[in-house]
RNA sequence: CGAGCCGGCCGGACGGCCGCGUCGCCCGUUCCUCACGGACCGGGCGCCGAGGAAGGUCCGGACUCCACAGGGCAGGGUGGUGGGUAACGCCCACCCGGGGUGACCCGCGGGACAGUGCCACAGAGAACAGACCGCCCCCGUCUCGUACGGAGGUAAGGGUGAAACGGUGGUGUAAGAGACCACCAGCGCCCGAGGCGACUCGGGCGGCUAGGUAAACCCCACCCGGAGCAAGGUCAAGAGGGGCCGCUUGCGGCCCUGCGCGGACGAUCGAGGGCGGCCCGCCCGAGUCCGCGGGUAGACCGCUGGAGGCCGUCGGCAACGGCGGCCCGAGAUGGAUGGCCGUCGAUUACAGGAUCCGGCCUACAGGCCGACUCGUCCA
Numbered sequence: 001c002g003a004g005c006c007g008g009c010c011g012g013a014c015g016g017c018c019g020c021g022u023c024g025c026c027c028g029u030u031c032c033u034c035a036c037g038g039a040c041c042g043g044g045c046g047c048c049g050a051g052g053a054a055g056g057u058c059c060g061g062a063c064u065c066c067a068c069a070g071g072g073c074a075g076g077g078u079g080g081u082g083g084g085u086a087a088c089g090c091c092c093a094c095c096c097g098g099g100g101u102g103a104c105c106c107g108c109g110g111g112a113c114a115g116u117g118c119c120a121c122a123g124a125g126a127a128c129a130g131a132c133c134g135c136c137c138c139c140g141u142c143u144c145g146u147a148c149g150g151a152g153g154u155a156a157g158g159g160u161g162a163a164a165c166g167g168u169g170g171u172g173u174a175a176g177a178g179a180c181c182a183c184c185a186g187c188g189c190c191c192g193a194g195g196c197g198a199c200u201c202g203g204g205c206g207g208c209u210a211g212g213u214a215a216a217c218c219c220c221a222c223c224c225g226g227a228g229c230a231a232g233g234u235c236a237a238g239a240g241g242g243g244c245c246g247c248u249u250g251c252g253g254c255c256c257u258g259c260g261c262g263g264a265c266g267a268u269c270g271a272g273g274g275c276g277g278c279c280c281g282c283c284c285g286a287g288u289c290c291g292c293g294g295g296u297a298g299a300c301c302g303c304u305g306g307a308g309g310c311c312g313u314c315g316g317c318a319a320c321g322g323c324g325g326c327c328c329g330a331g332a333u334g335g336a337u338g339g340c341c342g343u344c345g346a347u348u349a350c351a352g353g354a355u356c357c358g359g360c361c362u363a364c365a366g367g368c369c370g371a372c373u374c375g376u377c378c379a
């Protein structure tokens, strides 16, 4: 210099003018209150005001309500090992397998000697298989041949296929064959060494050979209640009904309850509900369910200070954790964070909270930094 690989970060900056939202302070109008004070609205000032993905809603939790009496059977999820974490299907490190010259990348990575199923097309044959061509022996016939027909043997050779039931060489044989032998590959068992472990290395023995598929059933180990902030709570209002008061005699005001109609089942002969599904069992238990019609659709809490961020230090290879210091960085609900101008840069991407947090995945103009690898050249 070229090519590559991995990780981290930013994602317009500054200034001026105008505007929007929450909160705090101040001022004003109106209303409530005896008053203190409070509420709505308007105005001024001040603080703060989207993201690396706020997104998809795919996992895991916090939180809230229901339940907490269990047992069995089903069901779902995860899947090398060891750590991290509140937890995870996430992260880190390592192991194994595969790819790359390499940095490095990829793997839904338990079990196929528990059992069952499936293996397209091609091919004779696809699982304890298979004689299509070929090879070999025997018998018969004749036109006596490297012929034809028949009875067998054979998985060494050819051919098909992703895959054909170990590979090479030899012995052996009519031809052959782990039938036998040597070496190699692979499998099972045992022993030794290293490692927390997955596993690796070495040695011995055995039988000669074992196909793939578990994002097919299944087996093994571990984990798993349901619903979700429209969770959930408080207040107000409400149709209809009842009562009281006032009178203008059919209206108004106040209070209580929280609607009306129809149907089904039912009260210790128990409806119905809960214990995630089913069964057993247990508990609550006087209302429950269905249809039709009607009303309310507001306010507040939950709500944002948290597994929070930044810096330093210590432990750890790392993920991460301990300690110390500093900081407060949206909380809407007709749903706020925008517009214009100037300089630089450059014509600006993907896109916006809605209970919160940790991840994964997806989208993204462009830019910055760092570690490393390979090639070429120079010193």
Base pairs, nucleotide, nucleotide: 001375002374003373004372006370007369008368009367010366012344013343014342015341016340017339018338020049021048023046024045025044026043027042028041030039031038032037051350055361056360058359059358060357061356062355063228064227065226066225070280071279072278073277075224076223077222078221079220080094081093082092083091084090095109096107097106098105099104110219111218115217116216117213118212119211132158133157134154135153136152138150139149140148141147142145166184167183168182169181170180171179185209187206188205189204190203191202192201193200194199232301233300234299235298240257241256242255243254244253245252246251247250259293260292261291262290263289264288265287272284273283274282275281308327309326310325311324312323313322314321315320

Description
The RNA shown here (Bacterial RNase P class A) has 379 nucleotides and comes from a Streptosporangiaceae bacterium. It matches the Rfam family "Bacterial RNase P class A". Gene Ontology terms of the family: tRNA processing, ribonuclease P activity and dimeric ribonuclease P complex. A source record names the gene rnpB. Its mean pLDDT, the model's own confidence on a scale to 100, is 76.